[in-house]
Context: one part of a larger RNA
C1' cells in the first nucleotide's frame, strides 16, 4: 500500500517440524538343530540421544539484599557510618534467568505402494502372480500428530456495530534492540511512594560488665516447637545430651492492600464513492 467501513472470532490452499534408537524380562532354553547354538510372532519393564515447556524440587547466577572482614580517607573525637581498593575480599541469598533439575513427546492405526509373496487365468486344451481381473506386503510415500498460514491479488467466511473505530500523548510490563505486542489512563490500582507480607540474612543500634590492651561477655532478642541418642518405668509420663527451626535489626525485583504522587489537559484521522430527503 492492497484486500472499498470497523472490531472480534475463524476456515485452511499451502508450508515447516516430528514420526529416532538400545538393553533387559517373559513367551522359551520352546520351535529348529546330532550338537554347538538358538528364534519368528506376541506381552512387559527400563534407558540413551534429540525436542518442547516450566521453575514446585535440586543446583548455578544473582556487581541495587543481609552479614563478616583488611588497608586507607572523610563525617571534629569515641561509638556508629560513608567513599575507594576487581562487587576490595569472604560467607550466604529473594525475584528473574538458567540446567546439572522437573514434566511431557515420537502413540494409534488408515490408504496407496516397492522389492517380494500369492489367487484366478488365457494367449499356448498343459503350465504360468499378468495379458483382462483380484489380494498381501516396508523404519519409506499420502494421511493421522504439532506449528505457521487469506499478499491464497482466487486477497475467503461468520457475528456484531456503523452517533463505529483507530491513532497521537501519558503511567507501565506477562512485552521488548527500535518499531511492535499487551495492561492501564481519575467511572483509575498502570508505575512510584506508603502499610503489611512469603522469603533472605543471622541476633541490630543502644546500654552495662570484665580486661592495661587487643578483645570478650550480658541485656536488648523472654515463650516455645521438631528430630535423634542415652538413662529410667510394667506402660504413659519423666531426666540428660546433640542437631535443626522460630525468635532481633536490616532488606524484601515476588504477593496483598492503599489514590499520597504521576497517568492532567487535549489533539489528529475516520464515520464510505451506497441509499434517502
Nucleotide at each position: 500500500c492492497g484486500u472499498a467501513g470497523a472490531a472480534a472470532c475463524u476456515u485452511g490452499a499451502g508450508a515447516a517440524g516430528g514420526c529416532c534408537c538400545u538393553u533387559c524380562c517373559u513367551u522359551a532354553g520352546u520351535a529348529c538343530g546330532a550338537g554347538a547354538g538358538g528364534a519368528c510372532c506376541g506381552g512387559g519393564a527400563a534407558g540413551g540421544a534429540c525436542g518442547a515447556a516450566g521453575c514446585a524440587c535440586u543446583a548455578g547466577u544473582g556487581u541495587g539484599c543481609c552479614g563478616g572482614u583488611u588497608g586507607u580517607u572523610c563525617c571534629a573525637c569515641c561509638a556508629g557510618g560513608a567513599g575507594c581498593a576487581u562487587u576490595g575480599c569472604c560467607g550466604g541469598g529473594u525475584a528473574g534467568c538458567u540446567a546439572c533439575c522437573u514434566u511431557c513427546g515420537g502413540u494409534u492405526u488408515g490408504g496407496a505402494u516397492a522389492a517380494g509373496c500369492g489367487c484366478u487365468g488365457a494367449a499356448a486344451g498343459c503350465a504360468u502372480c499378468u495379458a483382462a481381473g483380484c489380494g498381501c506386503g516396508a523404519a519409506g510415500c499420502c494421511g493421522u500428530c504439532u506449528u505457521c498460514a487469506a499478499g491464497a491479488u482466487u486477497a475467503g467466511g461468520u457475528u456484531u456495530c456503523a452517533u463505529a473505530g483507530a491513532c497521537u500523548c501519558g503511567u507501565c510490563a506477562g512485552a521488548g534492540a527500535c518499531g511492535a505486542u499487551g495492561a492501564c489512563g481519575u467511572u483509575g490500582a498502570u508505575a512510584g511512594g506508603c502499610c503489611c507480607u512469603a522469603g533472605g540474612u543471622g541476633u541490630a543500634a543502644g546500654u552495662c560488665c570484665c580486661g592495661c590492651a587487643a578483645g570478650g561477655g550480658a541485656u536488648g532478642u523472654c515463650a516455645c516447637c521438631c528430630g535423634c541418642c542415652c538413662g529410667g518405668u510394667a506402660a504413659u509420663u519423666c531426666g540428660g545430651g546433640c542437631g535443626g527451626g522460630u525468635a532481633a535489626g536490616c532488606c524484601g525485583a515476588g504477593g496483598g492492600g492503599u489514590a499520597c504522587u504521576a497517568a492532567u489537559a487535549a489533539g489528529u484521522c475516520g464515520u464510505u464513492u451506497u441509499a434517502c430527503u